A computed fold for a 73-nucleotide RNA from Emiliania huxleyi, annotated as transfer RNA. Its mean pLDDT, the model's own confidence on a scale to 100, is 82. Rfam family: tRNA. The family's RNA type in Rfam is transfer RNA. Rfam's curators write: Transfer RNA (tRNA) molecules are approximately 80 nucleotides in length. Lineage of the source: Eukaryota > Haptista > Isochrysidales > Noelaerhabdaceae > Emiliania. RNAcentral holds the sequence, with entries from ENA, Ensembl Protists and Rfam.
[in-house]
RNA sequence: GGGGAAUUAGAUCAAUUGGCAGAUCGCCCGCUUAGCAUGCGGGAGGUACGGGGAUCGAAGCCCCGAUUCUCCA
Numbered sequence: 001g002g003g004g005a006a007u008u009a010g011a012u013c014a015a016u017u018g019g020c021a022g023a024u025c026g027c028c029c030g031c032u033u034a035g036c037a038u039g040c041g042g043g044a045g046g047u048a049c050g051g052g053g054a055u056c057g058a059a060g061c062c063c064c065g066a067u068u069c070u071c072c073a
Base pairs, nucleotide, nucleotide: 001072002071003070004069005068006067007066010025011024012023013022019056027043028042029041030040031039049065050064051063052062053061
């Protein structure tokens, strides 16, 4: 220098290839216990890496950029 992949909740990751953003763990509250753990129920938590574009409508499409990983040179 060139090709490819990834970026979504505190962490790890989904989302049926355009139509109301989710799961598990963690965190908070309650129930259960003499108490703790486990278990059960509920809750909080998101500008979706940044900017722009097309569209009635974008996490998913197009363009530019950033970071990380990887292959080639």